[in-house]
Molecule: transfer RNA
Organism: Bacteroidota bacterium
This record gives sequence, structure tokens and C1' cells, in this order.
RNA sequence: GGCGCGAUAGCUCAGCCGGUUAGAGCGCAGGAUUCAUAAUCCUGAGGUCGGGAGUUCAAGUCUCCCUCGCGCUAC
Repeated sequence: GGCGCGAUAGCUCAGCCGGUUAGAGCGCAGGAUUCAUAAUCCUGAGGUCGGGAGUUCAAGUCUCCCUCGCGCUAC
């Protein structure tokens, strides 16, 4: 350099023919329970879906460019 895969919440990830409110577990905050802590249960906050542009009535999802990470390959 070429090819492929990936980037979604603080962390690990799901979201599989584009469709109306973007989710789970852990973590965090508050509450219940307890003499208290842990555990358990309930509730809640938290997201420019890597950046930009395009297509579409509608994009995390499709197309293009760029950035970063991993793998394969190469005179």
C1' cells in the first nucleotide's frame, strides 16, 4: 500500500428486509429491607449511535470521504 472486520450509555455488548419511544447486564444516584453493612427488591439519571456529506417521507442500519482499533496479505 491492498483487502476484511469493528467504533452504540462510565464499562461489556445487543439492536439481523431502513419504520415511528435507542435497549440489556454491570456500574452510578435515590428509596425499601436490616441494629448496621453486604446481599436482595423497586425507581431514576446517563446516548451529537467515531466525524462529515449524500440517498430517502424516514438512517444506528444504505452510499461516499475522513479518523481510530484489530486481523490477513504484499514487490